[in-house]
RNA sequence: AUGAACUUUCGGGGCGGGGUGAAAGUCCCCACCGGCGGUAAUCUGGAGAGUUUGGUACCCAAGCCCGUCCAGUCAGCCCGCGAGCGGAAACGGGAGAAAUCCCGCGGAUGCAGGAUCUGGUGAGACUCCAGAGCCGACGGUCACAGUCCGGAUGGUAGAAGGUUCGA
Numbered sequence: 001a002u003g004a005a006c007u008u009u010c011g012g013g014g015c016g017g018g019g020u021g022a023a024a025g026u027c028c029c030c031a032c033c034g035g036c037g038g039u040a041a042u043c044u045g046g047a048g049a050g051u052u053u054g055g056u057a058c059c060c061a062a063g064c065c066c067g068u069c070c071a072g073u074c075a076g077c078c079c080g081c082g083a084g085c086g087g088a089a090a091c092g093g094g095a096g097a098a099a100u101c102c103c104g105c106g107g108a109u110g111c112a113g114g115a116u117c118u119g120g121u122g123a124g125a126c127u128c129c130a131g132a133g134c135c136g137a138c139g140g141u142c143a144c145a146g147u148c149c150g151g152a153u154g155g156u157a158g159a160a161g162g163u164u165c166g167a
Stems, first nucleotide, its partner, number of pairs: 003165008016030004031147002033136002035081004043072005048066001050064006076134002084111002091104005116132005138150003
C1' cells in the first nucleotide's frame, strides 16, 4: 500500500412564453433538466524519450513531436447500482419447560420501474465532433405531472477524511 472495525462531513437539476378551457407549472405548441460507480480514442498539467534552432562546447534555453509513464477530466438513453414495494439470515431485547413466538435492528433474494440512431474522424467510438431522435418511480391534484405539492429536516448508490487493529 491493500484489508478489517468504528466514526465524521458531504451526497439532484429543471415550466419561462403561448394556446384551449369553468379549471392545467398536469393537455397541445415552443422551452428547461440529467444522481452514483465503471468503461472511454477527449482535453489539461507534469515527467521522460526523440528531434530542430540558437548560444563555440560540457551543457543551457526555446520550439516541435509522441502507439511511453503519472495525475485530473469527458456517457440521462453501453454495463452495473440507487430512490418505490415486499423482505431472508445474522445481531440485540422480551415471553416460553421447549418447539417457537413478539419487538427492534438488518437488507440476502425477489417484484416494479426508462430511453439512440445517422453521418464524420480514425486501427479502434452507442463515450469525441455534427445532426436528428428518445426517456424520466410512487401518492396527490377543480384536468392526465421528469419540472408543482407530499412521503422527505427522510433514505441511498457512493465520495472525501479521521481513529484503531493488522502487516

Model confidence (mean pLDDT): 76 of 100. Predicted 3D model of a 167-nucleotide RNA (FMN riboswitch aptamer (RFN element)) from Aquisalinus luteolus. The organism belongs to Aquisalinus, within Bacteria.